[in-house]
RNA sequence: AAAAUAGAGAACUAGGGUUCCGAUACGGCACUUGAAUAACGUCGUCUGUCUGGUCCGAGAGUUCUCAACCUCUAAUGCCCAGAGGUUACACGGAGGGAUAAAAGCCCGGGAGAU
Numbered sequence: 001a002a003a004a005u006a007g008a009g010a011a012c013u014a015g016g017g018u019u020c021c022g023a024u025a026c027g028g029c030a031c032u033u034g035a036a037u038a039a040c041g042u043c044g045u046c047u048g049u050c051u052g053g054u055c056c057g058a059g060a061g062u063u064c065u066c067a068a069c070c071u072c073u074a075a076u077g078c079c080c081a082g083a084g085g086u087u088a089c090a091c092g093g094a095g096g097g098a099u100a101a102a103a104g105c106c107c108g109g110g111a112g113a114u
Base pairs, nucleotide, nucleotide: 007066008065009064010063011062012061015056016055020053021052022050023047025045026044027043028042029041067087068086069085070084071083072082073081089109091112095107096106097105
């Protein structure tokens, strides 16, 4: 330099909501106390228009692993081995679905656009 393929998984992130934890606000109860409507504790309700922990999370985000493919060693072919390389590009609804809920999740590299 050329050629060929155009996958699977994991971790994380942008993003996302609110089951659980925590936080905020309010209320009940108990405790303390000279007294107490305060603080602390506990229970309940509310708020995600709460930074957060847990949770969900990208085809068109990141990284890694596996896998696949190509070339060479290498000679008619195949297999094995080794070496090198490649896995590119990618605009996108509305609507619906799951979960507690939402989403860049899933339908879906779909419809459509170019």
The RNA shown here (Guanidine-I riboswitch aptamer) has 114 nucleotides and comes from a Gammaproteobacteria bacterium. The model forms 100% of the base pairs in the Rfam consensus. The source organism's lineage runs through Bacteria, Pseudomonadati, Pseudomonadota and Gammaproteobacteria. It matches the Rfam family "Guanidine-I riboswitch aptamer". About the family: This family represents a conserved RNA structure found upstream of the ykkC and yxkD genes in Bacillus subtilis and related genes in other bacteria. Rfam 15.1 lists 1,509 matches to the family in 1,281 species. Its mean pLDDT, the model's own confidence on a scale to 100, is 79.